RNA sequence: GAUGAACGCUGGCGGCGUGCCUAAUGCAUGCAAGUCGAGCGACGCACACCGGAGGGGUAACCCACUGGUAUGACGGAGCGGCGAACGGGUGAGUAACACGUGAGUAACCUGCCCCACAGACCGGGACAGCCCAGGGAAACCUGGAUUAAUACCGGAUACCCUCGGGGGAUCGCAUGAUCUUUCGAGGAAAUGCCUUUGUGCUGUGGGAUGGACUCGCGACUUAUCAGCUAGUUGGUGGGGUAACGGCCUACCAAGGCGGCGACGAGUAGCUGGUCUGAGAGGACGAUCAGCCACACUGGGACUGAGACACGGCCCAGACUCCUACGGGAGGCAGCAGCAGGGAAUCUUGCGCAAUGGGCGAAAGCCUGACGCAGCAACGCCGCGUGGGGGAUGAAGGCCUUCGGGUUGUAAACCCCUUUCAGGAGGGAAGAAAUUGACGGUACCUCCAAAAGAAGCACCGGCCAACUACGUGCCAGCAGCCGCGGUAAUACGUAGGGUGCGAGCGUUAUCCGGAAUCAUUGGGCGUAAAGAGCUCGUAGGCGGCUCGGCAAGUCGGAUGUGAAAUUCCAGGGCUCAACCCUGGAACGCCAUUCGAUACUGCUGUGGCUAGAGUCCGGUAGAGGAGAAUGGAAUUCCCGGUGUAGCGGUGAAAUGCGCAGAUAUCGGGAGGAACACCAGUAGCGAAGGCGGUUCUCUGGGCCGGUACUGACGCUGAGGAGCGAAAGCGUGGGGAUCAAACAGGAUUAGAUACCCUGGUAGUCCACGCCGUAAACGUUGGGCACUAGGUGUGGGAUUCCGACCAACGACUGCCGUGCCGAAGCUAACGCAUUAAGCAUCCCGCCUGGGGAGUACGGCCGCAAGGCUAAAACUCAAAGGAAUUGACGGGUCCCCGCACAAGCGGCGGAGCAUGCGGCUUAAUUCGAUGCAACCCGAAGAACCUUACCUGGCCUUGACAUGUAUCUAGUACGACCGUGAAAGCGGGAGGAUCUAGCAAUAGAAGGAUACACAGGUGCUGCAUGGCUGUCGUCAGCUCGUGUCGUGAGAUGUUGGGUUAAGUCCCGCAACGAGCGCAACCCUUGUGUCCUGUUGCCACUCCUGCGAAAGCAGGAAGCACUCUGGACAGACUGCCUCAUUUAAAUGAGGAGGAAGGUGGGGAUGACGUCAAGUCAGUAUGGCCCUUACGGCCAGGGCUGCACACGUACUACAAUGCCUGGUACAACGGGAAGCAAGACCGCAAGGUGGAGCAAAUCCCUUAAAACCAGGCCCAGUUCGGAUUGUCGUCUGCAACUCGACGGCAUGAAGGUGGAAUCGCUAGUAAUGGCGCAUCAGCUACGGCGCCGUGAAUACGUUCCCAGGCCUUGUACACACCGCCCGUCACAUCAUGAAAGCCAGCUGUACCCGAAGUCACUGCACUAACCGUAAGGAAGUAGGUGCCGAAGGUAUGGCUGGUGAUUGGGAUGAAGAGGGAACAAGGUAAC
Repeated sequence: GAUGAACGCUGGCGGCGUGCCUAAUGCAUGCAAGUCGAGCGACGCACACCGGAGGGGUAACCCACUGGUAUGACGGAGCGGCGAACGGGUGAGUAACACGUGAGUAACCUGCCCCACAGACCGGGACAGCCCAGGGAAACCUGGAUUAAUACCGGAUACCCUCGGGGGAUCGCAUGAUCUUUCGAGGAAAUGCCUUUGUGCUGUGGGAUGGACUCGCGACUUAUCAGCUAGUUGGUGGGGUAACGGCCUACCAAGGCGGCGACGAGUAGCUGGUCUGAGAGGACGAUCAGCCACACUGGGACUGAGACACGGCCCAGACUCCUACGGGAGGCAGCAGCAGGGAAUCUUGCGCAAUGGGCGAAAGCCUGACGCAGCAACGCCGCGUGGGGGAUGAAGGCCUUCGGGUUGUAAACCCCUUUCAGGAGGGAAGAAAUUGACGGUACCUCCAAAAGAAGCACCGGCCAACUACGUGCCAGCAGCCGCGGUAAUACGUAGGGUGCGAGCGUUAUCCGGAAUCAUUGGGCGUAAAGAGCUCGUAGGCGGCUCGGCAAGUCGGAUGUGAAAUUCCAGGGCUCAACCCUGGAACGCCAUUCGAUACUGCUGUGGCUAGAGUCCGGUAGAGGAGAAUGGAAUUCCCGGUGUAGCGGUGAAAUGCGCAGAUAUCGGGAGGAACACCAGUAGCGAAGGCGGUUCUCUGGGCCGGUACUGACGCUGAGGAGCGAAAGCGUGGGGAUCAAACAGGAUUAGAUACCCUGGUAGUCCACGCCGUAAACGUUGGGCACUAGGUGUGGGAUUCCGACCAACGACUGCCGUGCCGAAGCUAACGCAUUAAGCAUCCCGCCUGGGGAGUACGGCCGCAAGGCUAAAACUCAAAGGAAUUGACGGGUCCCCGCACAAGCGGCGGAGCAUGCGGCUUAAUUCGAUGCAACCCGAAGAACCUUACCUGGCCUUGACAUGUAUCUAGUACGACCGUGAAAGCGGGAGGAUCUAGCAAUAGAAGGAUACACAGGUGCUGCAUGGCUGUCGUCAGCUCGUGUCGUGAGAUGUUGGGUUAAGUCCCGCAACGAGCGCAACCCUUGUGUCCUGUUGCCACUCCUGCGAAAGCAGGAAGCACUCUGGACAGACUGCCUCAUUUAAAUGAGGAGGAAGGUGGGGAUGACGUCAAGUCAGUAUGGCCCUUACGGCCAGGGCUGCACACGUACUACAAUGCCUGGUACAACGGGAAGCAAGACCGCAAGGUGGAGCAAAUCCCUUAAAACCAGGCCCAGUUCGGAUUGUCGUCUGCAACUCGACGGCAUGAAGGUGGAAUCGCUAGUAAUGGCGCAUCAGCUACGGCGCCGUGAAUACGUUCCCAGGCCUUGUACACACCGCCCGUCACAUCAUGAAAGCCAGCUGUACCCGAAGUCACUGCACUAACCGUAAGGAAGUAGGUGCCGAAGGUAUGGCUGGUGAUUGGGAUGAAGAGGGAACAAGGUAAC
């Protein structure tokens, strides 16, 4: 796009079309084929006419009766004629001369019609009907009598026809045709009917029309149908037919068809055409038209011009109906209609007015053909459902960021119009005189009123059109991809939008897109696809040249190509659909004329470049057979010799004191042939390897003598064909499936080890497959090169030969590479390039190279080869990552080298678990666990129990009220909160005041509030890889592209740091530097810091101490600046960058030390409980207040610390040296009290001034003497101190007493590279106090070690493999269990189709017979001729019996297959997948 459609929702009008696709199922009822009296004889008659007679009436005339049929009509039968073979229906059958197309008939027929010629004479006998009789329920039948004809019969005639014989002419494609002549035989009729016009009858010839037969070509699927055929193929004789013919029959012969698909199976009416498509094609064959076939199923003939006959006959069968049970009747696939089937398909209408048909002279009759109407949106076409104006952009709806937006000029409202539908009036054409079903229809005019007339689908992408709510992997959607698990543009609804519109969607089917069967117009190295190889049949294709032919080919003409359809032009319905007219077209086919380039055919044509032969050389694991050789393994014998051998990752089994292994000598036997040996050679492939001999195939080179296209390919076919396997017989050394044992392992039916049988070898015969691979069929020609190598040949150099080298050309075999090709990889004169010829093969993955069938095989199995079902992929090449029990390089306290720990004890603290009314919550490998928490007794607090409050503890707003108001001492109750009472008792602004407002309060309403949920809706912040050196961009270039390049490479660095090179050149975020701190110096500064010099005062014997003045030198404070850059020198390496060693100078030397600083990103990492925040949830509670409890609970387990186990120690006494910090609800001195914690008291200090503040280790002296101790300090008792409303749960500290475990810590594991580890103390934050032994800082003392990068861990770069991409915590395979589905096998069972043989044998034709019967002719008659019934025979449908074949269904059981969110046990493949895979 289309449809004979159906279904869902919806539905105003008209025109034109179309309407059982299924059950060729069965049918009630009515109708669908009759007509002619001008063929005939009867009968009837209420008609007309005629006659008679009656009644009425003046009459015309009227009424009733009766008779007749010479006349005219009418009716139902009959004889006769024509028609009924047309028209109408259907598509079952049919794969066929059925159809289409074109020819042929010298092998034919043709009623009615037309033309021509000729004719129609003389006779005859019947049968229906009617009547009578009989039988039957009926249908109907029988007998008798009588009768007409255009019914039937005999004779005559014969222009002429047919047959037989003879002659002649012309012609043809054979048989033969036409014409003519002669002889013989045979053959007509209705002179009717009607009437004056005719119309019929007979014979012959011709025409027209219609038919019959024959042939060429065209047109479905299947080879899992490969052979079929006995009337089969042909001949002769005969029969039959309109006619040829095995059409039939007898005899003879043995043919005929088939790979160009016979035979069989399945399916199917064919065509013009229809739909689609650019076309070529593909699909279809409704309506209309042509042909065919069929008429309940099967068979058969009759009649006739024509039938083997839809509305005829006979028989058989099934079914239905009637019946008196004896017997009969029927055939809608005609029009309507009914039932049934089905998703589904109409009225039991009107009319012969038109067109057409039958009969008739005609009038006319008949006509469900046909013309019309009815039903159905079934289709096509046309029209309408209003038009113009109209913004407060109304209301309502929906959304909203609450501002608004949208529906939307849409509506309302104003003005206008009336198509269609409705009402009224008029009113056709269709008809040529009469005649109109349609139909009072089309059409015209008038009337009224916007009045009666819009839906459907879709809105994630493809694909035009988006929001809200509901739902929450549910309900559902879905054409494909896919949506839905709490923010769904995808489900449902709504609003809005998009598309089409009296329709819109869905389903089904066909074509297109699909170049996705490829003729136009595809492919086969790796995606599906080259047969394992060769020979060769048919077939296809084929070198140069000459002549001929003209089949293919090309051109012209003629015929045909029905009409309709299609296209173009014009015309008619108002337009269109539709219809009419004309033209074009209908590509084919046939005939004829011409052309001859090419193809073809032809010639005992020609040629030699293809192909082959010959001659001369030549290389080779080419093949077959026979012989023979040495090394090695094993075994046997003997010698020497002694305890092990062997084997592995390590072992063990095994062998060995009965003498192994080792070694020497001898022997046996089988198999294989080291070195040479080579991207070497040979062969068609498989394959071929010691040496010799015999036989034998092929190649290559050279010569150019011969043949003269002899060629290429090759469906079927034949042969060869590794290994394994099979059969028979040998052989058996090694190796070695199966098997056994030993190991390994969770297991180990494996990998490893020790043994070991088939087999491996030979002969003969099978098998016929391989990753039989170059994954690349064969032949021929063409298209740059370079470089090896094997085999011939030519030439050159050389005095010659040989060798080596070089040139040219041929054959083979490799590598690199241009053009070109390719999806890319790659191929590239050995093509996967450019062409050509032939063959084979492919058409998504799985199922499956499987099942069934067939063929082959001894078997194993092979060859051929599906379907159901299922998936949306499977696959190729390349890219970027990630990963590897892959590779290379580099780095890090990663290992190593060291020092000290943890893991054992006690205690502290955090977590898990358990418990609990609650033990609030979060954090969970590294990267949670002294983490959030820099302070849980109450508070905190989020948890639990109990008691209370409800606009609320807190914010904003609105409304009303408010002076005894707000506030409120105090009282009651209570654990408190709260509840209740309550003396007293107010303020500000404006205004003269009244009053209004503010503040406070009360009530009501909006709202507050939530540590409730979602960190997987988020912001922000943070952790981690990682302070690792990386991550990117612009332009350019390369690539079809993803992408690459840059960023890789060579060096170097802490560094993508720098240098060099380079199709790259630059740039950004990172690195480094800039910042802070520390280490040195200079300058400045000078109090609260400093005190060297100078002076003064006090004390003191003095040394000196304290204070002051003066001072700023020094220390110090904190500002500015300097300084370090591989800058300089030497050597080494080097292109450079840089590195190494050393030096100068310097406080410091190679980023000086430390800090801050964290790229692109990863982990849906952490946090909704810090804050913020979307959505959801609670609202007298999930909010708020209070008291008490809990977060501290304890059988356990883990993390992180502290203190120790002691002598480098502990205790006692003495004594020295810091820095960072803090201090007013604070730090607190001196003094006094207490053993102490602490207390009393308070100088000083908002701080370089005063205080915290004595630093400790160290050092000096003394004690302890190796012990559970003078170590260690847990635990417990008791007495105290301090903080605080309050130390019971549950604080810290002190005194006295007590004095546990613990003697250096298993496997395992952590930190640290220098002012570091280790060790010692000090300060601060939080804080009333404290669980701090934590955290953050500070200073003191102060080491050891690093050979080095093999290994462990983490990371970076390059490369490689990949079936991974959620990225190895990946992917993925088979088995078992469960469920579902389709399918194969299966003892069988059932059904359909069909073959063969036989039996029975209806109707009927034909043949024979015909003793029975018979009107026509002959005969006076008898009888004859002729015929009929009957009988018999051949054939023969249905039926039966037997036995095959094919197909389908079903079948206990059984086989595999497919599929299925979370089953079991393994771990085969993908990385070297952990034993490389196949």

Predicted 3D model of a 1478-nucleotide RNA (small-subunit ribosomal RNA) from an uncultured prokaryote. Its mean pLDDT, the model's own confidence on a scale to 100, is 84. Rfam family: Bacterial small subunit ribosomal RNA.